[in-house]
Guanidine-I riboswitch aptamer from Fluviicoccus keumensis, 113 nucleotides, folded computationally. Rfam family: Guanidine-I riboswitch aptamer. For this family Rfam cites "Structural basis for guanidine sensing by the ykkC family of riboswitches" (Battaglia et al., RNA, 2017). Rfam links the family to the GO term regulation of gene expression. The sequence is in RNAcentral, with records from Rfam. Its mean pLDDT, the model's own confidence on a scale to 100, is 85. Taxonomically the source falls in Fluviicoccus (Bacteria, Pseudomonadati, Pseudomonadota, Moraxellaceae).
RNA sequence: AAACGGGGCGGCUAGGGUUCCGGCGGCGGGGCGACCCGGCGCGACUGGUCCGAGAGCCGCCCGACCGGCCGGAUUCACCGGACGGUGCACGGAGGGAUAAAAGCCCGGGAGAU
Numbered sequence: 001a002a003a004c005g006g007g008g009c010g011g012c013u014a015g016g017g018u019u020c021c022g023g024c025g026g027c028g029g030g031g032c033g034a035c036c037c038g039g040c041g042c043g044a045c046u047g048g049u050c051c052g053a054g055a056g057c058c059g060c061c062c063g064a065c066c067g068g069c070c071g072g073a074u075u076c077a078c079c080g081g082a083c084g085g086u087g088c089a090c091g092g093a094g095g096g097a098u099a100a101a102a103g104c105c106c107g108g109g110a111g112a113u
Base pairs, nucleotide, nucleotide: 004063006062007061008060009059010058011057012056015051016050020048021047022045023042024041025040027038028037029036030035064086065085066084067083069081070080071079072078088108090111094106095105096104
């Protein structure tokens, strides 16, 4: 120098909401009381659980390709192996899932350059 605008999985993060837990508020009930129980409201509640990136991070697996090397075939540029590698990426509106929302999914889509 060369070589993926391949696929999958896992751990996270930015971000996201509100089923559940916790928090806060007020109501009812119980208790001498500290408090306890019930249902209601609040995510313009830092949180825990939860969701979570193609264009964020890390790791693993599979395939493809590139490089020199090794082995095997042979006159055709082939097969196998271990090793090292493979760039770029602006982006709606709308819709969908879930309890709900989102940088989730449609989607490296439409479009832009």